c-di-GMP-I riboswitch aptamer from Desulfosporosinus cupriresistens, 84 nucleotides, folded computationally.
The sequence is in RNAcentral, with records from Rfam.
The organism belongs to Desulfosporosinus, within Bacteria.
[in-house]
RNA sequence: AAUAACGCAUAGCAAACCCGUCGAAAGACGGGGACGCAAAGCUACGGGUCUAAUGUUGUAAACGAUGAUCGCCGGGUUGCACUA
Numbered sequence: 001a002a003u004a005a006c007g008c009a010u011a012g013c014a015a016a017c018c019c020g021u022c023g024a025a026a027g028a029c030g031g032g033g034a035c036g037c038a039a040a041g042c043u044a045c046g047g048g049u050c051u052a053a054u055g056u057u058g059u060a061a062a063c064g065a066u067g068a069u070c071g072c073c074g075g076g077u078u079g080c081a082c083u084a
């Protein structure tokens, strides 16, 4: 230096829920808060899932990402400590 498992110690992130803001919504951001996480760091590249505004069809309803989700899975990429 590289790879692999592991996570004692040192650290890290932060679910649900509540408050505020943005958004048509899904959801995101900030604060509080911890269910958990060895990448629960980053990335929307592939799949899945969610919403359905402008729109299409139209009695109703349905269709429909260009929107969202990386804490749904995979890929890519970066990283702490110890050991081999």
Base pairs, nucleotide, nucleotide: 003084004083007080012037013036017032018031019030020029021028022027035071041077042076043075045074046073047072048069049068050067055063056062057061